Predicted 3D model of a 531-nucleotide part of an RNA (small-subunit ribosomal RNA, 5' domain) from an uncultured prokaryote.
RNAcentral holds the full RNA, with entries from ENA.
The prediction has a mean pLDDT of 86.

Context: one part of a larger RNA
RNA sequence: AAUUGAACGCUGGCGGCAUGCUUAACACAUGCAAGUCGAACGGUAACAGGCAAAAGCUUGCUUUUGCGCUGACGAGUGGCGGACGGGGGAGUAACACGUAGGAAUCUGCCUGGCAGCGGGGGACAACUCGGAGAAAUCCGAGCUAAUAACGCAUAUGGCCUAAGGGUCAAAGGUGGCCUCUGUUUGGACCUCGCGCUAUUAGAUGAGCCUGCGUCGGAUUAGCUUGUUGGUAGGGUAAAGGCCUACCAAGGCGACGAUCGGUAGCUGGUCUGAGAGGACGAACAGCCACACUGGGACUGAGACACGGCCCAGACUCCUACGGGAGGCAGCAGUGGGGAAUAUUGGACAAUGGGGGCAACCCUGAUCCAGCGAUGCCGCGUGUGUGAAGAAGGCCUGCGGGUUGUAAAGCCCUUUCAGUAGGGAAGAAAAGCGCUGGGGUAAUAUUCUAGUGAGUUGACGUUAUCAACAGAAGAAGCACCGGCUAACUCUGUGCCAGCAGCCGCGGUAAUACAGAGGGUGCAAGCGUUAAUC
Numbered sequence: 001a002a003u004u005g006a007a008c009g010c011u012g013g014c015g016g017c018a019u020g021c022u023u024a025a026c027a028c029a030u031g032c033a034a035g036u037c038g039a040a041c042g043g044u045a046a047c048a049g050g051c052a053a054a055a056g057c058u059u060g061c062u063u064u065u066g067c068g069c070u071g072a073c074g075a076g077u078g079g080c081g082g083a084c085g086g087g088g089g090a091g092u093a094a095c096a097c098g099u100a101g102g103a104a105u106c107u108g109c110c111u112g113g114c115a116g117c118g119g120g121g122g123a124c125a126a127c128u129c130g131g132a133g134a135a136a137u138c139c140g141a142g143c144u145a146a147u148a149a150c151g152c153a154u155a156u157g158g159c160c161u162a163a164g165g166g167u168c169a170a171a172g173g174u175g176g177c178c179u180c181u182g183u184u185u186g187g188a189c190c191u192c193g194c195g196c197u198a199u200u201a202g203a204u205g206a207g208c209c210u211g212c213g214u215c216g217g218a219u220u221a222g223c224u225u226g227u228u229g230g231u232a233g234g235g236u237a238a239a240g241g242c243c244u245a246c247c248a249a250g251g252c253g254a255c256g257a258u259c260g261g262u263a264g265c266u267g268g269u270c271u272g273a274g275a276g277g278a279c280g281a282a283c284a285g286c287c288a289c290a291c292u293g294g295g296a297c298u299g300a301g302a303c304a305c306g307g308c309c310c311a312g313a314c315u316c317c318u319a320c321g322g323g324a325g326g327c328a329g330c331a332g333u334g335g336g337g338a339a340u341a342u343u344g345g346a347c348a349a350u351g352g353g354g355g356c357a358a359c360c361c362u363g364a365u366c367c368a369g370c371g372a373u374g375c376c377g378c379g380u381g382u383g384u385g386a387a388g389a390a391g392g393c394c395u396g397c398g399g400g401u402u403g404u405a406a407a408g409c410c411c412u413u414u415c416a417g418u419a420g421g422g423a424a425g426a427a428a429a430g431c432g433c434u435g436g437g438g439u440a441a442u443a444u445u446c447u448a449g450u451g452a453g454u455u456g457a458c459g460u461u462a463u464c465a466a467c468a469g470a471a472g473a474a475g476c477a478c479c480g481g482c483u484a485a486c487u488c489u490g491u492g493c494c495a496g497c498a499g500c501c502g503c504g505g506u507a508a509u510a511c512a513g514a515g516g517g518u519g520c521a522a523g524c525g526u527u528a529a530u531c
Stems, first nucleotide, its partner, number of pairs: 002530003006527005013378006019371002021336001026334003030331003035080003040077002043073002047071003050067008087289001089287001096214007105206002110202004115197003118152001120150001127142006157168004172194001175191002179188003215261001217259001222252003227249008264286004268279004291312005314325004342368001344367003350364001351362004381411001383409002391402004415472001417467002420464002425458001431451007475520005480501003486515005496503002
């Protein structure tokens, strides 16, 4: 000199883009952060509509009761999601990461192919009744549906095989209508989306193995018994001491094993001419973690942050018998600290989950708020103006300097202010029409095109023109040398300064103040840290 997730001191006009607990992986009040589907199901707690009955009177309204009939929908069964997204970096020196390869694997949703979706019976919630408990919750009896569970049939195909054979499935539901049945909704049949089953290929994602690379300590030199290898078996989606039995006695190590210290790794960031050194905030990829330790269940996927069980510490409730909880999600609180923000708005966009869709959810995200924390841009006026005014400071008392600086005159109005106009971020979905597919069908429906009218948190948006008036907007550090910038007064080895050299003991350009100057500038210095 450059740099920083900085802090501190003085000062502080506006905007854009970034960024903001580096410390206690300390403890957490409160709210929100994962739901959705009635087009799987029995249903009807709430709301609204309809129908029926009764009552009241204002004679067309109100109240009450009943009916799931309809829109919808609490709780429940069921499906999918909750393994993503979001967080912090405790642990980890390791196949954790990076890179280059490998073979013995799985993969929900998605895409392509192929073949199917036949026929049955039986339960359990919800609900009703009864009971236990302070609560959390639980128990008993009875009723019931399904895309819930289970047999039977079939087997293109898959798996096993001693090659004969054996074995493995499924689920329906919505919309529409010619015909039929019933005639009150409806039902059968057919059909269109959606869905289900077997299998195959792909895509995506994931698991496993290997070569090489990845901090420092020898004041750590020996380490190892499932240890190293084999056989057999088990186990896993899958190779393997992964596990077990038996057999052999191996395996690693000064090319640093083992032990102890420190640490998430990388793309990258900072610096440097480079080589290198330091770092790993923000953004992106991977890993590991979710109060601490352990365990499995479910599932395509977890040994699961807002799931379960056990133990522990802590906090809370209790009728003392027993229960509840986990912010390293977003805000926020206490604490720690030199130090780090709002208990904000919206799903309008992008993306995610569910759903045929409408739509719902989304502290992801997009925005707003706070902070000069950083980078960038702009402004705090422009021109003219010598009586070189007044005042200040210095003086050799002549004057010099502040200084065209001010005043005065002329002009402009960025930004801020006031009132007004005003993009883009919006494309869709849905609705109407037209063509094509599918169909018995001009119904529904899928797809392509087209038309009208909508959908914005930000938002008093960006931006544009108008209005007024120089009006509202400059500080900080330094001035002995290094190092750009000098005099006076005070002080008198005192008070003090100081990065180094060093200043100060009566003429201090080095302390303190003033005038003047220099350098940066909405910042300037100091401290810390890296090169």